[in-house]
Context: one part of a larger RNA
RNA sequence: UUGGGCGUAAAGAGCACGUAGACGGUUUAGAAAGUCCAAAAUCAAAAAAUCAAAGCUUAACUUUGAAACUGGAUUUUGAUUAACUAGAACUAGAGGAUGGAACAGGAGAAUGGAAUUCCUGGUGUAGAGGUAAAAUUUGUUGAUAUCAGGAGGAACACCAAAAGCGAAAGCAGUUCUCUGGCACAUUCCUGACGUUGAGGUGCGAGAGCGUGGGGAUCAAAAGGGAUUAGAUACCCCUGUAGUCCACGCCGUCAACGAUGACCUUUCUAUGAAUGGGUUGACCCUUGUUUUUCACAGGUGGUUAUUCGUAUUUGUAUUAGCUAACGCGUUAAAUGGUCCGCCUGAGGAGUACGGUCGCAAGACUAAAACUC
Numbered sequence: 001u002u003g004g005g006c007g008u009a010a011a012g013a014g015c016a017c018g019u020a021g022a023c024g025g026u027u028u029a030g031a032a033a034g035u036c037c038a039a040a041a042u043c044a045a046a047a048a049a050u051c052a053a054a055g056c057u058u059a060a061c062u063u064u065g066a067a068a069c070u071g072g073a074u075u076u077u078g079a080u081u082a083a084c085u086a087g088a089a090c091u092a093g094a095g096g097a098u099g100g101a102a103c104a105g106g107a108g109a110a111u112g113g114a115a116u117u118c119c120u121g122g123u124g125u126a127g128a129g130g131u132a133a134a135a136u137u138u139g140u141u142g143a144u145a146u147c148a149g150g151a152g153g154a155a156c157a158c159c160a161a162a163a164g165c166g167a168a169a170g171c172a173g174u175u176c177u178c179u180g181g182c183a184c185a186u187u188c189c190u191g192a193c194g195u196u197g198a199g200g201u202g203c204g205a206g207a208g209c210g211u212g213g214g215g216a217u218c219a220a221a222a223g224g225g226a227u228u229a230g231a232u233a234c235c236c237c238u239g240u241a242g243u244c245c246a247c248g249c250c251g252u253c254a255a256c257g258a259u260g261a262c263c264u265u266u267c268u269a270u271g272a273a274u275g276g277g278u279u280g281a282c283c284c285u286u287g288u289u290u291u292u293c294a295c296a297g298g299u300g301g302u303u304a305u306u307c308g309u310a311u312u313u314g315u316a317u318u319a320g321c322u323a324a325c326g327c328g329u330u331a332a333a334u335g336g337u338c339c340g341c342c343u344g345a346g347g348a349g350u351a352c353g354g355u356c357g358c359a360a361g362a363c364u365a366a367a368a369c370u371c
Base pairs, nucleotide, nucleotide: 004342005341006340007325008324012339014203015202016201017200021196022195023194025090026089027088028087029085030084037078038077039076040075041074042073043072050066051065052064053063054062055061093193094190095189096188097186098185099184105179106178107177108176109175110174111173112156117151118150119149120148121147122146123145127138128137164171165170208249209248210247211246212245213244218242222238223237224236225235260338261337262336263335265333268316269315270314271313272312273311274310275309276307277306279304280303281302282301283300284298285297286296287295288294320327321326344371345370346369353364354363355362356361
C1' cells in the first nucleotide's frame, strides 16, 4: 500500500469561517479526448497435450506434419453513459423579500434592593468566636447583641424549569441605546449561486503574565492554634497574590454527547419550548335592520381547546447495529460526499531541531533501550 477502524478497547482537531483541492440538482445541444461493448483487418511464441505419419529390433523416447487451445498490441467502423466545453432553459438544493412572534445571544451606559465587611453615634454588660473537644483570636480603652446613620466593593435570593439562547467557550437583578442569529407563515424574487475543507484566519473556561486602577468577600503562599508517633495535610484563627475593571498577551481543560460536518432512507408511545393551523368564548370593528334582539363578515385583539402541522429539546422502545454495555428518525440503523485521526505497552506527548510567547510554556515530534 491493500485491508480494518475511531461512544467506553489506540483513534473526532475546543469551536467556527474560509483558500486550493475533492465531490456535486433537472432538461437540451455540441464535439469525440476518455470508458465500455461489438465487428473487421494487421501483427504476435515455443514446448506440453490431441490426431496422423516417420526413426532407433519394440516400447518409453525422438522427429515431421495437421488441427486446435491461450493471451496481448495497433488501426478502422459503429455504440453508450456520465464527465467536459461554449451555450440555452428549469425549480425540488441554496439564498433573498415580506409579515408577526420567542429568546440569561453580544457590546455600551444608567440604575435598584437584600446581604457581608468597615466607620460614627445611641442602648447595654461580661463575655464573644470557634470546635468532636479545645486553643490561637477578640472584649471593661466597653466587645458580642440591638437600633440609627454613613462608606465601599462584589454578586444578583424568590421567579427557575432534564426551560431558553449561542459555533463552541459560554450567557441570569432592572431599564435604555446599538447589534447578531434561528424558527414559523406567505410561495413573491434570484436561478445550482451547493457540501466539505489541506494550509490559513478568527473566537476560545479557569489559572497565569504585562501596564494602570480597584480591593467588600473569599482565599493559593505565609504565620499561628489543634490533631498526630510525625502532620510541610484534613479542622480552627489570621492572611498576601489573586478574585473585580480597562487595555494587551497566553491558547490550554474530563474544552465531554469522551460520539467531525453535510445530505438520503427507515417503527411506535409519551412529555416540554417556540411558531402556525382548527374550533369555541369574550372584546373591538364593518354591513343588513328605525333601534334592541338577531344574522353575515374581518390577514383585528385576548383567552382557552385541539392537531395525520413545522422547528428545537427530553424519555421509553421496534427493526437493525454492537465484543458487550448500550444506541435506536437528535442513530452508535441505512446509503453517500469531504476532512481529521489510530496501528502493542513503557521510554514519551519526552529529547533534539524548528515556529510562537515577556515568561510560564504551547505547537510540531523521534530514537536507543526494556517487556